Predicted 3D model of a 1387-nucleotide RNA (small-subunit ribosomal RNA) from an uncultured bacterium. Its mean pLDDT, the model's own confidence on a scale to 100, is 85.
[in-house]
């Protein structure tokens, strides 16, 4: 950092989807060792069971209980002592009672804290939040400081006790008590209030000092004697309250709002200002710099991206608001209108004894439910920190921890190292290998995690105790390579390919798009490339996207310039000077909260966490200070604008008058049959006199030449003349004004057609109609009628391709050429200058290209409309506007990957040019009817094998299907096999007879080689394997047809475009031809074109037998002899080249005439077919991927079928007849082929044909009589002496075999048919047309195929027109290319 994706290809700063990137509080889908820090209801501000989250002080206080010491009393009386023995004394310990002390507990007066911490984001568009200020308008408990004091009385209630209601919650009453609970007096440094004075400041209300009268309100004690606590009153810290500028989402299809509203005043109320209340008195306030309504929204520090500027976001951490089941209200208190307080209502849910009560999890946990989804009903207060307390302590789901969950980052593993017999498996394969792969196996080696045993913290402050985490973190030891790998993806894009199935199935896919039999795209495998304890999906955000463009777009034709003007508000704004100092620059202060994110240290092994400085936080505010730019005040100026003189232009406007042509009507005349229309024609009009003419009259409505890319107006748009009345440009002057300017949202005028009401008008034209035609049909185009309209008058609509598809203005930057105006100069008709309008061609310079270029689309500035893929839609609702038609603003679901602009080849075109071709045209002869062959289509069948399909399939593949051929059907048989080739084994000569059988076969006999062995052909048995005319010509190769023997197809380098491509190869002539010539930014060059090849025609050499015979003999005969001249035949040359002349043309190619020549302008024919089209044709000629059968989709046989027939077509033969038929007679070819052959020649048949039988493997013999022809005869226009089909009888060949199903004969029988609708083929010269021979294939079977000669025409004016090419242009929305493309309407 860009990339796919519109097209055949291009190019685009035209433009949309779509991908790579990062990132989450995520989900889901497969899979899972480990640990460390983070993180975890985005949805129901849904409903909540249990439990815990806020208490605490006995050192305020009063009373109870109960322990323990103590005191007093009482009572019991152990135990010792004396003893007169009766007793006294002692007096432990026990209970009771007091008092007092310790420590403790429930409940209650008190007291301080329940307004902090915790949680959620409903609600809020706000001074809520953010930033900077202000309070001269405030309050502020605990806490510091400081100054001062705390004198001296009263009254009470709680608790408690009794009584009572009431299920219960929870009261009622008497009646006792106490205090730091609560009221009064006293005091008053100071402080507050009023009032009157003085000083000093302030922006203003006013603040501050200062003395003065007067007046007002205080207090609690308790104690361990240390203190603690209290009361006022300053002051500070904190911490809250209010005010103000900025800043803070969308939607004008919400444009108005608003009656405490907006401001006075006087009272209230507040900590404290304020319509915060409230009376009265003003009519104000607030709105396009968007009030008001409507929807969304907790807001920020930050977080994600981005290069930035932005864009989205506000989960966790932190600040600030609001909230606490809903809605509302207040109390208390320093603070609240209170999440675990209160009171009313509302709902919901629970308890009830039905009369009435209780609750609020958006606190941790956890239930239910919503949901794609989110944790424990853990431990601890050890550590931070908070409340109470003097302390010890208590209490703290704050918090510290632990659990759960790959949710996230990060960090570790899972093994290191040697190891090629490159193992075995498995994929694959051209079978040779090749991948997996040093990967494993082996061998050595090490211990991170995890397990196991031992040790063991820090975190604890302050000498000691104190630790939830937790025997956690970590050290250390012994032992096993053990126990730890998946995941999505591999057609482009994007890194990574094969095989197999699958066949537009099944699926895949983020776009483009894969999938219809060989799928690197769909399922599997192996493999590979990517990340990993994760990988992939979905979801969202930014980004890429300069695709909303402040950085950084754009509007002639992609989306886009408003129809046009005037003209507010607004935005911009000439030169000079001096001020100010708001923008602007700069310097200081202050503040921008911590984390965060940077930079650079630092502890957790590292890192993610965690932390220390540092800098940043582009901001805002306060002030010093500069003064060029804006700006803003003065002032002064002419160049920008205006005004004034002076001048001519001109369809600028209104209105009124007036004028000739033309149309049409009407009245008269002359006049006779048609006129009128039209591609042709009809409708219509006319013998009741039309058109045509003449005259004269009526009306309307446009203004003809001039007339011009001429002119004027903003635009719309203006066109006879003549008068009024009027607006605007221009020129020239340079007298005045002194920036007065430019754009211009809203507004507001103006504003073609058509329309729309009113009253006029109405020749002509003319939507609508109506008739006529044209057509398959014609609600059109053409005709021939006509109504609104078209015209006026005054009004209304308000749109156009209102178009230069180009807003307005100013300034600059080559020219050259025309035309309107008006001006200066000059050697004055002509040239030159200025300026202002208007066209064209142009450089620069822009533009995607086209083009645009001083009339910019170019360089610049200032404004204003307008655009942000295609449809859907300039369409719906609203809303404004109109009579109405409609207009104006103007969307959304939905759908598509594009819609789109300019240019290029190419096809195309009932678009031009230009040219060819038996293309047409002129001509000949067909075919299309008939009969018959033959091929096809259909139908038939067991089978009627297969294939070929417009031209370019149809007498084709078939140069020849009775059997074979064959591929197709039925039956019968074979299974390593009819064919091939190796093994292994085991037989061991093929073969040849004869039997059965339709036959393949069976069976049974004989034979039975060379060797001494081994060996051997066969044949048998098994294993590889054969074998397929089965499919696929759309999976090929080769061959072929076709455009088309058209002339074109290309390249190499140079130019020229951004490209795609041009250019060459286009042009001008010429030509069969891109043939050739000139000319050209081309220059050459390759494939073709033509020559080269091959037959034909002329001559000439060689040659001379089987050919030939002139002359010489000879003969029946070139038969011999002889000859090579002649024909011939072989070989080999010559000849034509526009080479000569003459004319045209460009002095060129060439054309056109002539000589000469056998042949003349490619002499005639043939082979010979450019890039390439048709997914043309052939897998049945062959070859060959693949795919498919293998006791049958092979093989063999017999028999049948390809020959079937109601029918339709093609392609031919025969004819319809007299240019004939038919008898009889008689010339004259070529080119071929022959031994399983040709067959002379005799001899039999009427013949087809038999029988004999010489020649010839052939210029020697045979086929082989050519026919038409010509000669002489006959019939004489008739379905005939045409015409032969079909039929019947007799035959003859060939062949194993003519039933299906052969060709031929004689003899009989004689159909259809008397030149063939519509349409259609060939053919330009030795051609057509006719007429016969011959060959291949073959046994026999041509009317088909190839080939051969004889005879022998007719016509081409000429290219309009069909057809089919070429070249040049042109349009185009077509490129599968007009058999494209598409619109509608229906399904």
């Nucleotide at each position: 950092a860009g990339a796919g994706u519109u097209u055949g290809a291009u190019c685009c700063u035209u433009g949309g989807c779509u991908c790579a990137g990062g990132a989450u509080g995520a989900a889901c889908g497969c899979u899972g060792g480990c640990g460390g820090c983070g993180u975890g209801c985005u949805u129901a501000a849904c409903a909540c069971a249990u439990g815990c989250a806020a208490g605490u002080c006995g050192a305020a206080c009063g009373a109870a209980a109960g322990c323990a010491c103590u005191c007093u009393a009482u009572u019991u009386g152990a135990u010792u002592u004396c003893u007169u023995c009766g007793g006294a004394a002692u007096g432990a310990a026990g209970a009771u009672u007091u008092u007092g002390u310790g420590a403790c507990u429930g409940a209650g007066u008190g007291g301080c804290g329940g307004a902090c911490g915790g949680g959620u984001g409903a609600g809020u568009a706000a001074c809520g939040c953010g930033u900077g200020g202000g309070u001269a308008a405030c309050c502020u408990g605990c806490c510091u400081c400081a100054u001062a004091c705390a004198g001296g009385g009263g009254g009470a209630u709680a608790a408690c006790a009794g009584u009572u209601g009431g299920a219960a919650a929870c009261g009622a009453c008497u009646g006792c008590u106490a205090a730091u609970a609560c009221c009064g007096c006293a005091u008053a440094a100071g402080c507050g209030c009023a009032c009157a004075g003085g000083g000093u400041c302030g922006c203003a209300u006013g603040a501050c000092c200062u003395g003065g009268u007067g007046u007002g309100a205080a207090a609690a004690a308790c104690u361990c004697c240390g203190g603690u606590g209290g009361u006022a009153u300053g002051a500070g810290a904190u911490g809250g309250a209010c005010c103000c500028g900025c800043g803070u989402c969308u939607g004008a299809u919400u444009a108005g709002c608003c009656a405490g509203u907006u401001g006075g005043u006087g009272g209230g109320g507040u900590a404290a200002c304020g319509g915060c209340c409230u009376a009265c008195c003003a009519a104000a306030g607030c709105a396009a710099c968007g009030a008001u309504c409507a929807g969304u929204a907790g807001c920020c520090g930050a977080c994600c991206u981005g290069a930035g500027a932005g864009g989205g976001u506000g989960a966790c951490c932190g600040g600030c608001c609001a909230c606490a089941u809903u809605g509302g209200g207040a109390c208390u208190g320093a603070g609240a209108c209170a999440c675990g307080g209160c009171c009313c209502a509302a709902a919901c849910u629970c308890c009830u004894a039905c009369g009435g009560g209780a609750g609020g999890c958006a606190g941790c946990a956890g239930u239910g439910g919503g949901g794609a989804a989110u944790a424990u009903u853990g431990c601890a207060c050890a550590a931070u920190g908070g409340g109470g307390g003097a302390a010890a302590c208590c209490c703290u789901g704050a918090u510290g921890c632990a659990g759960c969950g790959a949710c996230g980052c990060c960090g570790c593993g899972u093994g290191a190292g040697c190891g090629a017999a490159g193992a075995a498996g498995u994929a694959u394969u051209u079978c040779g290998g090749u991948a997996u792969g040093u990967a494993a196996a082996g061998c050595u080696c090490u211990a991170u995690c995890a397990g196991c045993a031992g040790g063991g913290a820090a975190g604890a402050a302050g000498a000691a105790a104190u630790g939830a985490c937790g025997g956690u973190a970590c050290c250390u030891g012994a032992c096993u390579a053990a126990g730890a790998a998946g995941c999505a993806c591999c057609g482009g894009c994007u890194a990574a390919a094969u095989a197999c199935g699958u066949g537009c199935c099944a699926g895949c896919a983020g776009c483009c798009g894969c999938g219809g039999u060989a799928a690197u795209a769909c399922g599997u495998a192996g493999g590979g490339g990517g990340c990993a304890a994760g990988c992939g999906u979905u979801a969202u955000c930014c980004g890429g996207a300069u695709u909303u463009a402040c950085u950084g777009g754009g509007u002639g034709u992609a989306a886009a310039g408003g129809g046009a003007g005037c003209g507010u508000a607004g935005a911009c704004g000439g030169u000079g000077u001096g001020g100010c100092a708001a923008g602007u620059c700069u310097g200081a202060u202050g503040u921008g909260a911590a984390a965060g994110g940077c930079a650079u240290g630092g502890g957790c092994u590292c890192a993610a966490c965690c932390u220390g400085u540092g800098g940043a936080c582009u901001g805002c505010a306060u002030u010093g200070g500069a003064a060029a730019c804006u700006g803003u005040c003065a002032u002064a100026c002419u160049u920008g604008a205006g005004u004034g003189c002076c001048g001519g232009a001109g369809g600028g406007g209104u209105a009124a008058g007036c004028g000739g042509a033309a149309u049409u009507c009407c009245u008269a005349g002359u006049g006779u049959a048609g006129c009128g229309g039209u591609g042709a024609a009809a409708u219509g009009c006319g013998u009741a006199g039309a058109u045509a003419u003449u005259a004269g009259g009526a009306g309307g409505a446009a203004c003809a030449c001039c007339a011009g890319u001429g002119g004027c107006g903003a635009a719309g748009g203006c066109g006879g003349c003549u008068u009024a009345c009027u607006g605007g440009a221009c020129g020239g002057u340079a007298a005045c004004u002194g920036a007065c300017g430019u754009u211009g949202a809203g507004g507001c005028u103006c504003g073609a057609a058509a329309g729309c009401g009113u009253g006029g008008g109405g020749a002509g034209c003319g939507a609508a109609c109506a008739g006529g035609a044209u057509u398959a049909g014609a609600u059109a185009c053409c005709c021939u009628g006509g109504u609104a309209g078209u015209c006026c008058c005054a009004g209304c609509c308000g749109u156009a391709a209102a178009c230069g598809a180009u807003g307005g203005a100013c300034g600059c930057u080559a020219g050259g050429u025309g035309u309107g105006g008006g001006g200066g100069g000059a050697c004055c008709a002509u040239c030159c200058c200025c300026c202002c309008g208007u066209g064209c061609c142009g450089c620069a310079g822009c533009c995607a290209a086209c083009g645009c270029a001083u009339u910019a689309a170019g360089c610049g500035u200032c404004c204003c409309g307008c655009c942000u893929g295609g449809g859907g839609a300039g369409u719906a609702c609203g809303g404004c506007c109109g009579c109405a038609a409609g207009g104006c603003u103007a969307a959304a679901a939905c759908u598509c990957a594009a819609a789109g602009g300019a240019a290029u080849u190419g096809a195309c075109g009932g678009g031009g040019g230009c040219c060819c071709g038996c293309a047409c045209a002129a001509g000949c002869a067909g075919c299309g009817g008939a009969g018959c062959a033959u091929g096809u289509g259909g139908c038939u069948u067991a089978a009627u094998u297969c294939g070929a399909a417009g031209c370019a399939a149809c007498g084709c593949g078939a140069a020849g299907a009775a059997c074979c051929u064959u591929a197709c059907c039925a039956g019968g048989g074979c299974u390593u096999g009819a064919c091939a080739u190796g093994c292994g084994a085991g037989u061991g000569a093929a073969g040849c007879c004869g039997c059965g059988g339709a036959g393949a076969c069976g069976c049974g006999g004989u034979g039975g080689c060379c060797g001494a062995g081994a060996g051997g052909a066969g044949c048998u048995c098994g294993c590889g394997c054969a074998g397929g005319u089965g499919g696929u010509g759309c999976a090929u190769g080769g061959c072929u047809g076709u455009c088309g023997u058209c002339a074109g197809c290309u390249c190499g380098u140079g130019u020229c475009g951004u490209g795609a491509g041009a250019u060459g190869u286009u042009g001008g002539g010429u030509u069969a031809a891109g043939u050739c010539c000139c000319g050209c930014a081309a220059c050459g060059a390759g494939c073709g074109c033509a020559a080269c090849c091959c037959c034909c025609g002329u001559c000439c050499c060689g040659u001379g037998u089987u050919g030939c015979c002139a002359g010489c003999a000879u003969u029946g005969a070139g038969u011999u002899g002889g000859g090579g001249a002649c024909u011939c035949g072989c070989g080999g040359g010559a000849g034509a080249c526009u080479g000569c002349c003459g004319g045209c043309g460009u002095c060129a190619a060439g054309c056109c005439g002539g000589a000469g020549g056998a042949a003349g302008g490619u002499g005639g024919g043939g082979a010979c077919g450019a890039c390439g089209u048709c997914a043309a044709g052939u897998c049945a000629u062959c070859a060959u991927g693949c795919c498919c059968c293998u006791u049958a989709u092979g093989c063999c046989c017999u028999g049948g079928g390809c020959u079937g027939c109601a029918c339709a077509c093609g392609u031919g033969c025969u004819a319809c007849a007299a240019u004939g038929g038919c008898c009889g007679g008689u010339a004259c070819a070529g080119a071929g082929g022959g031994u399983u052959g040709c067959c002379a020649c005799c001899c039999c048949g009427c013949g087809a044909g038999g029988g004999g039988g010489a020649g010839c493997g052939g210029a020697u013999c045979c086929c082989g009589g050519a026919a038409a022809g010509c000669c002489g005869g006959u019939c004489c226009c008739a379905g005939u002496u045409c015409g032969g089909a079909c039929u019947g009888c007799a035959g003859u060949c060939u062949g194993c075999a003519a039933c299906u199903c052969g060709a031929c004969u004689g003899c009989a029988c004689g159909a259809a048919g008397c030149u063939g609708g519509a349409a259609u083929c060939g053919c330009u010269a030795g051609u057509a047309a006719u007429c016969g021979c011959g060959a291949a294939u073959c046994a026999g079977c041509a009317u088909g195929u190839c080939g051969c000669g004889g005879u022998g025409a007719a016509u081409a004016c000429g290219u309009u027109c069909u057809c089919g090419g070429g070249c040049c242009u042109u349009g185009c929305a077509c490129a599968c290319a007009c058999c494209g493309c598409c619109c509608g309407u229906c399904a």
The RNAcentral record of the sequence draws on ENA and SILVA.